[in-house]
RNA sequence: GGGCCCAUAGCUCAGUUGGUCAGAGCACGCGACUCAUAAUCGCAGGGUCGGGGGUUCAAGUCCCUCUGGGCCUACCA
Repeated sequence: GGGCCCAUAGCUCAGUUGGUCAGAGCACGCGACUCAUAAUCGCAGGGUCGGGGGUUCAAGUCCCUCUGGGCCUACCA
């Protein structure tokens, strides 16, 4: 230099061919249970879907670009 992959809630991830308001587990908070704690159960909060732009009636989900991370490969004796 060239190519490929990944980037969704605090953490780990899901999200079929673009079309119901973006979800799960764990964590955290509150409550129930208990003499109490843990465990268990319930409820609630929490997300610019990495940034920007584009296509479309509609994009997390397609295109371009940038950023960060990972991998492969070439060159440089």
The RNA shown here (transfer RNA) has 77 nucleotides and comes from an uncultured bacterium. Rfam family: tRNA. Rfam links the family to the GO term triplet codon-amino acid adaptor activity.